[in-house]
RNA sequence: UAGAGUUUGAUCCUGGCUCAGAUUGAACGCUGGCGGUAUGCUUAACACAUGCAAGUCGAACGGUAACAUUGGAGCUUGCUCCAGAUGACGAGUGGCGGACGGGUGAGUAAUGCAUAGGAAUCUGCCUAUUAGUGGGGGACAACAUGUGGAAACGCAUGCUAAUACCGCAUAAGCCCUACGGGGGAAAGGGGGGGAUCUUCGGACCUCUCGCUAAUAGAUGAGCCUAUGUCAGAUUAGCUAGUUGGUGGGGUAAAGGCUCACCAAGGCGACGAUCUGUAGCUGGUCUGAGAGGAUGAUCAGCCACACUGGGACUGAGACACGGCCCAGACUCCUACGGGAGGCAGCAGUGGGGAAUAUUGGACAAUGGGCGAAAGCCUGAUCCAGCAAUACCGCGUGUGUGAAGAAGGCCCGAGGGUUGUAAAGCACUUUCAAUUGGGAGGAAUACCUGCUGAGAUAAUAUCAGGCAGAUUGACAUUACCUUUAGAAGAAGCACCGGCUAACUCCGUGCCAGCAGCCGCGGUAAUACGGAGGGUGCAAGCGUUAAUCGGAAUUACUGGGCGUAAAGCGUACGUAGGCGGUUUGUUAAGUUAGAUGUGAAAGCCCCGGGCUUAACCUGGGAACUGCAUUUAAAACUGGCAAACUAGAGUUAAGUAGAGGAGAGUGGAAUUUCAGGUGUAGCGGUGAAAUGCGUAAAGAUCUGAAGGAACACCAGUGGCGAAGGCGACUCUCUGGACUUAAACUGACGCUUAGGUACGAAAGCGUGGGUAGCAAACGGGGAUUAGAUACCCCCGGUAGUCCACGCCGUAAACGAUGUCAACUAACUGUUGGGACCUUAAAGGUCUUAGUGGUGGAGCUAACGUAUUAAGUUGACCGCCUGGGGAGUACGGCCGCAAGGCUAAAACUCAAAUGAAUUGACGGGGGCCCGCACAAGCGGUGGAGCAUGUGGUUUAAUUCGAUGCAACGCGAAGAACCUUACCAGGGUUUGACAUCCUGCGAAUCUCUUGGAAACUUGAGAGUGCCUUCGGGAGCGCAGUGACAGGUGGUGCAUGGCUGUCGUCAGCUCGUGUCGUGAGAUGUUGGGUUAAGUCCCGCAACGAGCGCAACCCACGUCUUUAGUUGCCAGCAUUUAGUUGGGCACUCUAGAGAGACCGCCGGUGAUAAACCGGAGGAAGGUGUGGAUGACGUCAAGUCAUCAUGCCCCUUACAUCCUGGGCUACACACGUACUACAAUGCUACGGACAAAGGGCAGCAAGUUCGCGAGGACAAGCAAAUCCCAUAAACCGUGGCUCAGUUCAGAUCGUAGGCUGCAACUCGCCUACGUGAAGGAGGAAUCGCUAGUAAUCGCAGGUCAGCAUACUGCGGUGAAUACGUUCCCGGGCCUUGUACACACCGCCCGUCACACCAUGGAAGUUGGCCAUGCCCGAAGCCGUUACUCCAACCCUUGUGGAGGAGGACGUCGAAGGUGGGGCUGAUGACUGGGGUGAAGUCGUAAGCAAGGUAACCA
Repeated sequence: UAGAGUUUGAUCCUGGCUCAGAUUGAACGCUGGCGGUAUGCUUAACACAUGCAAGUCGAACGGUAACAUUGGAGCUUGCUCCAGAUGACGAGUGGCGGACGGGUGAGUAAUGCAUAGGAAUCUGCCUAUUAGUGGGGGACAACAUGUGGAAACGCAUGCUAAUACCGCAUAAGCCCUACGGGGGAAAGGGGGGGAUCUUCGGACCUCUCGCUAAUAGAUGAGCCUAUGUCAGAUUAGCUAGUUGGUGGGGUAAAGGCUCACCAAGGCGACGAUCUGUAGCUGGUCUGAGAGGAUGAUCAGCCACACUGGGACUGAGACACGGCCCAGACUCCUACGGGAGGCAGCAGUGGGGAAUAUUGGACAAUGGGCGAAAGCCUGAUCCAGCAAUACCGCGUGUGUGAAGAAGGCCCGAGGGUUGUAAAGCACUUUCAAUUGGGAGGAAUACCUGCUGAGAUAAUAUCAGGCAGAUUGACAUUACCUUUAGAAGAAGCACCGGCUAACUCCGUGCCAGCAGCCGCGGUAAUACGGAGGGUGCAAGCGUUAAUCGGAAUUACUGGGCGUAAAGCGUACGUAGGCGGUUUGUUAAGUUAGAUGUGAAAGCCCCGGGCUUAACCUGGGAACUGCAUUUAAAACUGGCAAACUAGAGUUAAGUAGAGGAGAGUGGAAUUUCAGGUGUAGCGGUGAAAUGCGUAAAGAUCUGAAGGAACACCAGUGGCGAAGGCGACUCUCUGGACUUAAACUGACGCUUAGGUACGAAAGCGUGGGUAGCAAACGGGGAUUAGAUACCCCCGGUAGUCCACGCCGUAAACGAUGUCAACUAACUGUUGGGACCUUAAAGGUCUUAGUGGUGGAGCUAACGUAUUAAGUUGACCGCCUGGGGAGUACGGCCGCAAGGCUAAAACUCAAAUGAAUUGACGGGGGCCCGCACAAGCGGUGGAGCAUGUGGUUUAAUUCGAUGCAACGCGAAGAACCUUACCAGGGUUUGACAUCCUGCGAAUCUCUUGGAAACUUGAGAGUGCCUUCGGGAGCGCAGUGACAGGUGGUGCAUGGCUGUCGUCAGCUCGUGUCGUGAGAUGUUGGGUUAAGUCCCGCAACGAGCGCAACCCACGUCUUUAGUUGCCAGCAUUUAGUUGGGCACUCUAGAGAGACCGCCGGUGAUAAACCGGAGGAAGGUGUGGAUGACGUCAAGUCAUCAUGCCCCUUACAUCCUGGGCUACACACGUACUACAAUGCUACGGACAAAGGGCAGCAAGUUCGCGAGGACAAGCAAAUCCCAUAAACCGUGGCUCAGUUCAGAUCGUAGGCUGCAACUCGCCUACGUGAAGGAGGAAUCGCUAGUAAUCGCAGGUCAGCAUACUGCGGUGAAUACGUUCCCGGGCCUUGUACACACCGCCCGUCACACCAUGGAAGUUGGCCAUGCCCGAAGCCGUUACUCCAACCCUUGUGGAGGAGGACGUCGAAGGUGGGGCUGAUGACUGGGGUGAAGUCGUAAGCAAGGUAACCA
């Protein structure tokens, strides 16, 4: 020392991305009251107009151009002239200063900087000390005259001064020296003056400022050394003045600094050289710290001054506002020549996202000059601009509920904005206004007085006192007056992270977004509003740095499977190293001293009203150096030791390696014999071989390759790898016991060697096998493939040489030590013994199980992935990519090394639950099989699709839509269409007016509706009116079968009547989860039993409920009738025994017996029983799944319509018809049809009804009509069946469609469009392809009956009974399901995931004939300025030597060395661009496959 979001259905880990914090010389957007303090070109070291930024000294000098004063002259009295006389002073000589101050960061990876040291140096002004300051000389500016030039600027002659210049003298504690000696300086200026002298100038004296020489100091500067100081090895070798020496030269000074000669060195893996980038530091930002990033302002150092080079002057420069040269650029020009350098302060243009005034003043601080006054000072101090940053203040305070109005929301009650406002009472900071007013100012300067001391002195100087003067800022700070809440609040955000929520609009659009992600009609995520949250004169955004990030891990990470152990060994440098003693003091530890600039940070004080800010002191600066001490540990040195390591001896085992030889089995081929038609091959085939004799079989021969059994998680080897036998050579390991050496060791970057298979080269060999073959045959939708088949070449084999890679794996580097057990096996050894195929111990291997520990888990576990030590290698999100470029290696193939742009928010590991599998095991189901009957073919009915239509209303669409909603469309229904009407409405509530309600007639009309007329006066009453109904009016509202079943409730289907689905507590696991629920049996069943870290419980199963089957009992009417009587008739008497009815009970429980089984649960068989193992059939449907179905049953949110999408009416449509499908009906006939006769049900329904009976009709039916609101009456004759007759296999006496005619019934109405009857007509159809459905017993099949709906309409639906089978070996297969297990890259869950080519668009990138820039070094040419050198040419005042002319010396010119820029040549590195081209990435629903993968992914996958 804080974390959070994001990979998944969920979990744990790994791992990246993102966020919250702090900060900034910032910029941008919106907004903006005041003050203080700071800060302000980060880009173009780009170019610069204009002004200013370095001058000063007359007390160094000659002087007098300008100004002023004074004096004088002329005179026109306000002008001119004269006088350096005075104050002063242009230009000039001379001195000092322009080397400071100010700017910038281009260059520079070390000639720099930081820290600590060092010796061979210089230092103007300043301080201190010592000594001196004597005497001479000749010039040159200015100036004057002349003259050149456009200008800049000169040239010639002449005059002149000095603190300018030069000798002479003197001189040391100075310099040189051969130790004899030699060399070597100066300048004067100013003030004052008593005595003496005077040419009257002065000499002289004195004070002061200077000057010269020397010493020392201080300050400043130069040089050297050590250590530290960015990245790249895809930069590995660099270096000739290079490294050293001697000598000469040079410098202030050491030194290859330079030159000559000599030697051949020097640097480098501890990273030289090269390339890129960069001023360094104190510090600043961040961070817990260690670190990381940075180097604005302030301070120290360095470098630079248009670019490059050079020197001069000087104490100091190779000089920002100096000089010379070259170059680029700009300007002037008379074209001949000249001028310039803002990276000083302002300012301009340009660049840029972006950075200020062409301000004031020297008042203060400081600097230059001066004796001083003073002058100069864009240093500096101030002001101006900018919310750029930090800090402070304000925009009011109190009270105030009718909780105002308005806004927003609302569940319509209210809530919220909100004490907020208004109102009332106060205050006045800041701003505005009035008046006043510090401090920065004195040790400054001036004047006066005094004046110890210096002096002869009253000059003068130092000192003291007094007075006067000096402010840019400045209308200062501060105080005060006046008035009044008066002038002063915004910005961002509100899905999670992250504080803060609602409405409207929009509708994957517009848009948002830091990450995850929001938006497809109910968006807290877009836009607006209301409200809220956070900051606040600011708030957000963007950019950047650190943090979080332990995400480069020193503090503080990892490598079996997540990224990561080199394929293996040997071994160099390096790193590390056993025991003992002594010594040393490099590391280490402690103390002291020096240093670590100031500022800053921190602590304690002080000053501004506070703070920021300023200021005093302290601490700190973790460092470096010097020194003193200690001696444990590490290191060095010395001496020993034997436990590590090794050597010797005797043995042991072994597919360890190399070479040579030998052997048998098998395949193939060849030759021969026998023998005949096939062989071979496959899932099935075909190609192929075979009558030219194959295959089969026998004999013989040839040749190559590999070595069955033994054989074993057995052996050996470093790994790769090694397997018949024998011989030769050879490596290593192990065991035992002694002796010897004496740390000789471990690891190992580079390096070297070995290194499967494939491949390459040369030469052999080739039996089998076998890539390639656009080989052949198959397979297939295709099959240019695979799997399969027939062939077949490289290759496989040998020799020699390359290659150097593998999933080279234990995915586990090597070495050493320590740490529970048990068990197998191989090679040794010891002991014991029952002598065995034994036991115990030990050692070296090799396996299994398993504990602690470790691990994300899986797992590992003395053969560690445990606990430690040593060393090496490697990793840092996925993709791009082990790729490109470069380099090295290779004959090639290729290998090793190894990026980036771009792109994504994941990619990955382990484990969990599901789901799935052309995985496995167990089990079930009319699932298959075994059967019976159908559908699919025909006709018709009905539903659907499609088509058509004004409309053919809507919905249902695999199983699980399709005789479904619809238990019944002529009108109605009705939702659709056409036409005609209505608009508070057909329907509800409220209000007003009128009228009882209601009924009848009537006009127009298709009707709805409309016109007119009449009848009628009800009920309650408190007498006001009210209830109900109708008409009219008004507005709130009604209404909608309009949309959304993907906003919903409810209901329903389906898996499935399948046996499952869960919970509590406990336990296990980091966790998701597991356990229970798994296992052994058993069951229809998670049914039951047993076992078990589980124990219990719930919803399901079963049971309880209903019906049927047996019996008992109760009760007998409308039911029944055995016996008795009666009759046509249970009709009646009688009876309730039986049937039946409907109440109550009994009965069945594996209860009993036997067997099996664990003695259990249970199963099998049997007895009894009406019924036997859930008796049969119903009702009953767990948790959930399918965004399953339904907004058109109903309800309902939201949206939409409101003279219409509402409502009324008439007519039409839902009934259409080329066609396709589903479901039924009827058939195709003789087990039948037909005619006649005869028999036996159950369950239902009935008053707007069922209807007997009689009668009419061939019949449907009609008329009349008893009975019955039903165990009473009716519907109501059941049919198949039985008996008799006919039909005789045919489109029929089968079948009945279709059509015609005539009727009946219902109904307002039967045309579109009902049902029925009679007569006539008599279609297809002769048993139904592929395919497919139902059914396991009173079932299928077959036969009829009834009901609901309903006016009428039934082949449908729901029930009822009659007749009444066949088959089930069995669970391999198809389908569905359950449990366990396994794999998984699936989780929208296999209808999943997912790969590549091609096509299109965009993006970045590699190659490329080349093209074009930049940088670097280098060869040659040319060679400016300049220094140095040479010089026979020219010139030279003082000074020196000579001699009277020269010399010495100097200057110029010329020549030479070096030398910038330039030219030219070939190189190296790097950038941009380039026709074309290569791959890569990303894109919405493109194409082709499924060909690669995930399940046994349908041939297991993968590596070279």

Source information: This is a predicted structure of a 1504-nucleotide RNA (small-subunit ribosomal RNA) from an uncultured bacterium. The sequence is in RNAcentral, with records from ENA and SILVA. The coordinates come from a structure-prediction model, not an experiment, and the mean pLDDT is 84. It matches the Rfam family "Bacterial small subunit ribosomal RNA".